[in-house]
RNA sequence: GACAACCUUCGGGGCGGGGUGAGAUUCCCCACCGGCGGUGAAAGCCCGCGAAUGGGCCGAAAGGUCCACCGAUCCGGUGAGAUUCCGGGGCCGACAGUUACAGUCUGGAUGGGAGAAGGUAGUU
Repeated sequence: GACAACCUUCGGGGCGGGGUGAGAUUCCCCACCGGCGGUGAAAGCCCGCGAAUGGGCCGAAAGGUCCACCGAUCCGGUGAGAUUCCGGGGCCGACAGUUACAGUCUGGAUGGGAGAAGGUAGUU
């Protein structure tokens, strides 16, 4: 340095102002937010993963596992190298609930989780 085992901790942000209305943080105008790993150089929109959603199988149950599904970016500049930086213009955002349609409210969730850091005793 690499590999595999076990343990511990950590591991998601955002409606502020105005308008209409009986009623909206849900509509309209302005605003605000961006999980994890990778990538010649720093990424919500390049590649992949997780979560969510639908389903199959196993299990008495707790739960496990597999499949499907899985949003969105262009132009210019610098450079050896950037859809990642700088400048400008765009775009996207599960399910259920709600006096009225939700990326931002409430809920499943004091959950799960990609993974991150550290520790223990090993193998090479």
Molecule: FMN riboswitch aptamer (RFN element)
Organism: Candidatus Krumholzibacteriota bacterium